[in-house]
RNA sequence: GGGCGAUUAGCUCAGCCGGAAGAGCGCCACGUUCACACCGUGGAGGUCACAGGAUCAAAACCUGUAUCGCCCA
Numbered sequence: 001g002g003g004c005g006a007u008u009a010g011c012u013c014a015g016c017c018g019g020a021a022g023a024g025c026g027c028c029a030c031g032u033u034c035a036c037a038c039c040g041u042g043g044a045g046g047u048c049a050c051a052g053g054a055u056c057a058a059a060a061c062c063u064g065u066a067u068c069g070c071c072c073a
Base pairs, nucleotide, nucleotide: 001072002071003070004069005068006067007066010025011024012023013022019056027043028042029041030040031039049065050064051063052062053061
């Protein structure tokens, strides 16, 4: 230098063919307990890596950039 893959909540990851974001764990509150844990109920938390474009509408499509991983040279 070239090719491929990944980037979504604090962490691990879903999200099919564009209609607008979820799960598990974690965190907070309450219940339960003498207390802690477990368990139950509720809640908070997201510029969907960044920029631009096409579209009525983008996490998703197109272009470029960044970071990480693998391969080729």
The RNA shown here (transfer RNA) has 73 nucleotides and comes from an Ilumatobacteraceae bacterium.
Its mean pLDDT, the model's own confidence on a scale to 100, is 83.
The sequence is in RNAcentral, with records from ENA.
Its Rfam family is "tRNA". It is annotated as a transfer RNA.